[in-house]
Molecule: FMN riboswitch aptamer (RFN element)
RNA sequence: AUCGAUCUUCAGGGUAGGGUGCAAUUCCCAAUCGGCGGUGAAAGCCCGCGCGCGCUCCCCCCAAAAAGGGAACGCUGAUCAGGUCCCAUUCCUGAGCCGACGGUGACAGUCCGGAUGAAAGAAGAUAUGA
Numbered sequence: 001a002u003c004g005a006u007c008u009u010c011a012g013g014g015u016a017g018g019g020u021g022c023a024a025u026u027c028c029c030a031a032u033c034g035g036c037g038g039u040g041a042a043a044g045c046c047c048g049c050g051c052g053c054g055c056u057c058c059c060c061c062c063a064a065a066a067a068g069g070g071a072a073c074g075c076u077g078a079u080c081a082g083g084u085c086c087c088a089u090u091c092c093u094g095a096g097c098c099g100a101c102g103g104u105g106a107c108a109g110u111c112c113g114g115a116u117g118a119a120a121g122a123a124g125a126u127a128u129g130a
Base pairs, nucleotide, nucleotide: 002130003129005126006125007124008123009122010121017029018028019027031110032109033099034098035049036048037047038046044097045096052075053074054073056071057070058069059068079095080094081093082092083091101113102112103111
């Protein structure tokens, strides 16, 4: 120094202003936001992961189930043009596009809720092993 073990901490942002309406941060105009790892150089829209949903199996419990926990599998959004460069769908210029589930007096990326949760992962500590 690397790998492994145990543990600790951290780990998501955002509707200003206006219109219609009895009623909308949900509609309309407009505003605004961008998790983690990778990639020859910095990425919401290149590759993958997390998150979310489904299904199956296992554990736990039980008379049997439900609830709870875990694993694998499946599904899950969106970018182009020009410029610079040896190299960029990542930089610069311009124009676009996308955003789980449940709730709501009317349709939500932005409000409320599951969530004081979980988690990709990032730091660090401690033995000792390789």